[in-house]
RNA sequence: AGAGUUUGAUCCUGGCUCAGAACGAACGCUGGUGGCGUGCCUAACACAUGCAAGUCGCACGAGAAAGCUUCCCUCGGGAAGCAAGUAAAGUGGCGAACGGGUGAGUAACACGUGAGUAAUCUACCUUAAAUGCUUGGAAUAACUAUUCGAAAGGAUGGCUAAUACCAAAUGUGACCACGAUUUCUUAGGAAAAUGAGGUAAAAGAAGGCCUCUGCGUGCAAGCUUUCGCUUUAAGAUGAGCUCGCGGACCAUUAGCUAGUUGGUAAGGUAAUGGCUUACCAAGGCAGUGAUGGUUAGCUGGUCUGAGAGGAUGAUCAGCCACACUGGAACUGAAACACGGUCCAGACUCCUACGGGAGGCAGCAGUGGGGAAUAUUGCGCAAUGGGGGAAACCCUGACGCAGCGACGCCACGUGGGUGAAGAAGGCCUUCGGGUUGUAAAGCCCUUUCAGGAAGAAAGAAAUGGAAUUAAGUAAUUGUAAUUCCUUGACGGUACUUUCAGAAGAAGCACCGGCUAACUCCGUGCCAGCAGCCGCGGUAAUACGGAGGGUGCAAGCGUUGUUCGGAAUUAUUGGGCGUAAAGCGCGUGUAGGCGGUUUAAAAAGUCAGGUGUGAAAGACCCCGGCUUAACUGGGGAAGUGCACUUGAUACUAUUAGGCUUGAGUACAGGAGAGGGAAGCGGAAUUCCCGGUGUAGAGGUGAAAUUCGUAGAUAUCGGGAGGAACACCGGUGGCGAAGGCGGCUUCCUGGACUGUCACUGACGCUGAGACGCGAAAGCGUGGGUAGCAAACAGGAUUAGAUACCCUGGUAGUCCACGCUGUAAACUAUGGGUGCUAGGUGUUGGAGGUAUUGACCCCUUCAGUGCCGAAGGAAACCCAUUAAGCACCCCGCCUGGGGAGUACGGCUGCAAGGUUAAAACUCAAAGGAAUUGACGGGGGCCCGCACAAGCGGUGGAGCAUGUGGUUCAAUUCGACACAACGCGAAGAACCUUACCUGGUCUUGACAUCCCGUGACACCCGGGGAAACUCGGUUUCCUCCUUAUGGAGACACGGUGACAGGUGCUGCAUGGCUGUCGUCAGCUCGUGUCGUGAGAUGUUGGGUUAAGUCCCGCAACGAGCGCAACCCUUGUCUUUAGUUGCCAUCAUUUAGUCGGGCACUCUAAGGAGACUGCCGGUCUUCAAGCCGGAGGAAGGUGGGGAUGACGUCAAGUCCUCAUGGUCUUUACGACCAGGGCUACACACGUGCUACGAUGGCCGGUACAAAGAGCUGCUAACCCGCGAGGGGGCGCUAAUCUCAAAAAGCCGGUCCUAGUUCGGAUCGGAGUCUGCAACUCGACUCCGUGAAGCCGGAAUCGCUAAUCAGCAGAUCAGAACGCUGCGGUGAAUACGUUCUCGGGCCUUGUACACACCGCCCGUCACACCAUGGGAGUUGAUUGCACCAGAAGUCGCCAGGCUAACUUCGGAGGCAGGCGCCUAAGGUGUGAUUAGCGACUGGGGUGAAGUCGUAACAAGGUA
Repeated sequence: AGAGUUUGAUCCUGGCUCAGAACGAACGCUGGUGGCGUGCCUAACACAUGCAAGUCGCACGAGAAAGCUUCCCUCGGGAAGCAAGUAAAGUGGCGAACGGGUGAGUAACACGUGAGUAAUCUACCUUAAAUGCUUGGAAUAACUAUUCGAAAGGAUGGCUAAUACCAAAUGUGACCACGAUUUCUUAGGAAAAUGAGGUAAAAGAAGGCCUCUGCGUGCAAGCUUUCGCUUUAAGAUGAGCUCGCGGACCAUUAGCUAGUUGGUAAGGUAAUGGCUUACCAAGGCAGUGAUGGUUAGCUGGUCUGAGAGGAUGAUCAGCCACACUGGAACUGAAACACGGUCCAGACUCCUACGGGAGGCAGCAGUGGGGAAUAUUGCGCAAUGGGGGAAACCCUGACGCAGCGACGCCACGUGGGUGAAGAAGGCCUUCGGGUUGUAAAGCCCUUUCAGGAAGAAAGAAAUGGAAUUAAGUAAUUGUAAUUCCUUGACGGUACUUUCAGAAGAAGCACCGGCUAACUCCGUGCCAGCAGCCGCGGUAAUACGGAGGGUGCAAGCGUUGUUCGGAAUUAUUGGGCGUAAAGCGCGUGUAGGCGGUUUAAAAAGUCAGGUGUGAAAGACCCCGGCUUAACUGGGGAAGUGCACUUGAUACUAUUAGGCUUGAGUACAGGAGAGGGAAGCGGAAUUCCCGGUGUAGAGGUGAAAUUCGUAGAUAUCGGGAGGAACACCGGUGGCGAAGGCGGCUUCCUGGACUGUCACUGACGCUGAGACGCGAAAGCGUGGGUAGCAAACAGGAUUAGAUACCCUGGUAGUCCACGCUGUAAACUAUGGGUGCUAGGUGUUGGAGGUAUUGACCCCUUCAGUGCCGAAGGAAACCCAUUAAGCACCCCGCCUGGGGAGUACGGCUGCAAGGUUAAAACUCAAAGGAAUUGACGGGGGCCCGCACAAGCGGUGGAGCAUGUGGUUCAAUUCGACACAACGCGAAGAACCUUACCUGGUCUUGACAUCCCGUGACACCCGGGGAAACUCGGUUUCCUCCUUAUGGAGACACGGUGACAGGUGCUGCAUGGCUGUCGUCAGCUCGUGUCGUGAGAUGUUGGGUUAAGUCCCGCAACGAGCGCAACCCUUGUCUUUAGUUGCCAUCAUUUAGUCGGGCACUCUAAGGAGACUGCCGGUCUUCAAGCCGGAGGAAGGUGGGGAUGACGUCAAGUCCUCAUGGUCUUUACGACCAGGGCUACACACGUGCUACGAUGGCCGGUACAAAGAGCUGCUAACCCGCGAGGGGGCGCUAAUCUCAAAAAGCCGGUCCUAGUUCGGAUCGGAGUCUGCAACUCGACUCCGUGAAGCCGGAAUCGCUAAUCAGCAGAUCAGAACGCUGCGGUGAAUACGUUCUCGGGCCUUGUACACACCGCCCGUCACACCAUGGGAGUUGAUUGCACCAGAAGUCGCCAGGCUAACUUCGGAGGCAGGCGCCUAAGGUGUGAUUAGCGACUGGGGUGAAGUCGUAACAAGGUA
């Protein structure tokens, strides 16, 4: 410090997620040791049991028992002493208000910080003063007696003490009122001293002594010491009260308040104060957020962060609040009191039913709740606290120990060596690799744990004993020294020693983010997942294993917080299109504000002072072996307050200035607004004339109008609405908006003059006003248009688009509504920052007779463009640039601008405005493609123009379907269907039935035997099997044998599979398409994807070529090179040819090689020449000449990058998988040939351009020895016999057919057509039954030119020939030549394709995407008759305990002047908790039914949007 995720890719916006750190944690797996910390976050739920606050006999009275000893004894017991002035209880004092716990309440002066108290208190402690502590009195508990009660607890009588209580004296000082003085002051008061009055004190205890006094020899009433007591002053400590500032959320909480705000008086308090009461006044708080609601203890700090911040408030520390719930006071220095009291309530317990008792949010502990949090431990040894003179006692504070890996820190689980790289595991390309120096082995060490032994510090004080010093009359006491005494932890830390590598490693992860990869299993299953996403048979993502990575006594997961997140932006964001500028203005508060002088010093800056507790964090130095932990010191603590200065800036005050702003004067422009009047054109309607059959409307029609006279046309009239031309990115207005003409009223802007005022300004939360269209109300008006509605069409439907009608409405007046894509999707203001060019309104200048033109300038309104900005598009003096000021708004998509609530409206609605839930995206701009019922250009037998077919018939063939034991399998739009198959009777053959074999029909290795084979016989459908006979392979050799080939038998490795997966693959192939395209290097442009090149202008069959150009080049394609054909030529003439000579039936023979032909090599064609045209003096195109051939001469081979998961595992190869007496192999028979049907491809036809018969002519290219087969003979024929020739320019197949000539038929289901069937045959073949071809005789079906639709051809149809396969079996396929037409205007349309451009919400790319209702399931939510709680307001009733006030009649020790005062009990009153009644409010739960929303695999109906999305 970033990363993943929206896309085909890109940039941006934007959310989600991850990596980090932390925790009082929990859970899972695992677990050796120690140190230091830490441990109910939930039920402030309920609590058994024990302990947590007592102490003092040196304040006081009283005072046991057990036990022991002694004595007496009637042996039953009694007495005395010790125990012991002890225990327990009581009076009294001090403490119990500290310490400890918890966080319920509290949004508050509760807390923090800083001030104030001149408005206050403070027990114990310290210091000082009174040369303080004098004299009396009356009670009471304990105890005792009686008595009530179950108990708790009382009642009455009697006795007694005090440092308990009461009265009096004294009064340094204190307090109160009055008088007068000084100082200070915040001007209110305060302090000090003073005069004369008034008021109020006290307690003793202990030790010692005899100096004084009294008794008279040691004692106290004396003295002395210590402690205690009283009053006062001061300190210290602690507390109360007041104020400034600071720190939560909600405005869907906007008004709240009657003790309320203030005053006067009184009361009350330690003290100010409406704190309380009476009276008077009517105030006080609030948009700088009152009131209300929700939540919450606050802080130092803690966690995180670079910081600013954000979150948090465990442990430790400070403050507050609370103590079962609510209320109240008492005591006291202090409480309205955790382990006190009273009352009420709930709960629990005891009870004799009459009554009582209790409060763990103290320490342990229990139940409960919960994911979850410990021992009913030891000790007061230390530290601290209470009491005490002290010893000492008490202390669950505290110190320790126990439990928990809960956290932090430290240590260990061994070290060295060790390659045969062991075994085993895993993987493997079978070679090996890896685990891995890892182990074993060898040599060492012993921390920790374990055993044994030794052994601290924490202890300093107190106390006891003794000595010394000062002081005293002396002692105690005080100070110093010596000895003794005291340790829970704990025989703990630590040290030494013993033995032995011995007792001690796991967890998570390994697709990317993110370090770490393979195998097996599974097969969208099981499962994983933080996000993206994995899993549908080869999963590095699931589960296991091996290996690896990370951390380590832990590791992961979950939860929470901060970070990353600049994703709330002060530091540090935005608002044209991503979310976001209010529709517009006026203007209040507020914020901001020109220039200059002076003052003062609020902000600001600098210095100083105080404070900012400790702990923590940081720095330095120390202590535990280190660290964690901890001791000491320092700095810091950005804050607050006070104070001293500075005065530039801001604010303030005072005074100026003119440039901002405004005023005045002079002008011109304008659909600015309001009102009234006027005008013409047009539509419609009415009247009349002319006139006749249609008009109207549409893609086409119909509804409609019209013979009752329409439409058309002329004249007249009525009425309403809107104002053509001018008219213009022209004008005006704040926006909405404004358009005929005239008049009246009226607002604003602009220009010029530079006279006046002198900052008067800008913005603007609330507020107020204006505000298109539609809509609403009332009343008018209504020509045209026109929601709704009706009809006609269209359509599958058509509640639409189109047509004919047509009502609200549109218009006017008044009122309401208050919204729009109210858009420049761009708030207002001011200043600054190149220009160019239009245009509107003004002014000036120059020139001119004048106008126009030109120049300058101000104000508008457009376009282009620099810098700059921007994600890009784009903006650019009219900013989206550079800055400042003010306002509004945004923070992922959906839910939703919705619900609820409020406000508003007559209503429709508007405005303000959420949440649950759900998704990982939603979005902007641009890019490349693809697509469009977008556009432009161009091509193709693509259409058109033609010719001939298919589709109808019969047959052949293939396919689907059906059938079957099987009808083997594959191929499915074009690009499957006479396709694989260039040929299924057996074989083929993969299918079915049956019979057989199991190392196998086939391959390699091993062992044994032997040649194998052939032949014969039996069985069998055959395969096969049983038996027999015969023969004895080749090479080497040491002559035993060995090797090899072959056969048989055997063992196991293995063979085998046309089984599966073409979606695991190679190879091959089809298709777009022989279409003209597809790319690269360098450069340039762009943030980038990408672009450029390759686009443009021409041209071409062509990305062919030329020109231009930020491109320059190159590659694969095109073309050419190759083959063939067309002309000529050279060479060569046999098997070919024959012009001349000669010869024959015949190129048959001699001869010849001229010609044809054959097969080798050349030539030829290149837009080369001419003209025209286009021009860029180009590429090219058009025409012509010549030529066999002319613009690629014709044809073939040749198929770019890629697309279709196209086809093929059944050609072959191959991964994986399955099978192995079978899914392999052999055999026989059957099937692939079935047949209601449908489709494709063909053949033959339907006839006269013909059929039949006879005669006659002309090809090319092929094939042939298991072959082609001649002549000749036989048969009607298929064919048979025959055998010449030919391994082929020689022989044969071989006859070419249409054609031509002649004859016949005469339009008919025929002399057309030949299917089908019957009979007889031929050939091939082991074999023609299922199931071959052909021949002959007979039979003679459909069919008379083919619906919708569709195919081929721009030199083809038709007719014929040959070949491959093949024993036989083509109407198929491949090739061959012969005869030989018609038409092409052209590119509007169909299909396909190419280039450019445009739109896009598509990218699996239009066979795309996608919307809404309905149906089903689930989820959350709104409404809802109501119902159940909780909180709370108001009114009223009631009123415990208690303080206070009042009463004074009952009782009464202290005092008494005898009257009483005072006290107690009692009564009444005010206030008031719980409780009750009524009525509201808020909130939560449930709720029949109901509304919409979200999600879900393939549901239904349509097709609204995205392209002109088919009606933008």
A computed fold for a 1512-nucleotide RNA from a metagenome, annotated as small-subunit ribosomal RNA. Its mean pLDDT, the model's own confidence on a scale to 100, is 83. It matches the Rfam family "Bacterial small subunit ribosomal RNA". The sequence is in RNAcentral, with records from SILVA.